[in-house]
RNA sequence: ACGCGCUGGCGGGACUCGGUGAAAUUCCGAACCGGCGGUGAUCCGGCCUUCUCAGGCCGGUAAGCCCGCGACCCGGACGUCGACACCACGACGGACGGUGGAUCUGGUGAGAACCCGGAGCCGACGGUUGAUCAGGGCAACCUGAUCAGACAGUCCGGAUGGGAGACAGCGCGC
Numbered sequence: 001a002c003g004c005g006c007u008g009g010c011g012g013g014a015c016u017c018g019g020u021g022a023a024a025u026u027c028c029g030a031a032c033c034g035g036c037g038g039u040g041a042u043c044c045g046g047c048c049u050u051c052u053c054a055g056g057c058c059g060g061u062a063a064g065c066c067c068g069c070g071a072c073c074c075g076g077a078c079g080u081c082g083a084c085a086c087c088a089c090g091a092c093g094g095a096c097g098g099u100g101g102a103u104c105u106g107g108u109g110a111g112a113a114c115c116c117g118g119a120g121c122c123g124a125c126g127g128u129u130g131a132u133c134a135g136g137g138c139a140a141c142c143u144g145a146u147c148a149g150a151c152a153g154u155c156c157g158g159a160u161g162g163g164a165g166a167c168a169g170c171g172c173g174c
Base pairs, nucleotide, nucleotide: 002173003172004171005170006169007168008167010165016030017029018028019027032153033123034122035069036068037067038066043060044059045058046057047056048055049054064121065120073098074097075096078093079092080091081090082089103119104118105117106116107115125157126156127155129148130147131146132145133144134143135142136141
């Protein structure tokens, strides 16, 4: 150095101006944001060959939309608990499986899905407003019905969670 195991902390960014409106960081116009690994013709630094108008090696760096992963959502063997022998039911956990968004164009070039120019596109789940009527409440407000309405990458919440993974320490192997 490499492989395996354990432990530790770390591990996601972004609403500003104007318009409409009773109400919008949710709509419209403009603006703003981009997790992890890989690939990689970029750039920076160091070194080597002496084939030098060249070639190679090492380190760092370079993709939201190229390949994959994570988050969210769905299913779930199985486990623990609830309250009981089984079944069923409920809560929590859960190997594993499923689902899972978006790029064209011009240039350079031997070669571009990554470089340069231009133009596009994408982004889990739940929440969110008012009027009238009825009931409850000291009140704030809550519940129900009817009518109208407004649709979140950025607000609030699950989440002081989970996490791809990078790193550090320790142990074992070689």
Annotation: A computed fold for a 174-nucleotide RNA from Paractinoplanes atraurantiacus, annotated as FMN riboswitch aptamer (RFN element). The prediction has a mean pLDDT of 78. It was read from a public genome assembly, where an Rfam model found it. The organism belongs to Paractinoplanes, within Bacteria. Rfam family: FMN riboswitch aptamer (RFN element). Gene Ontology term of the family: FMN binding.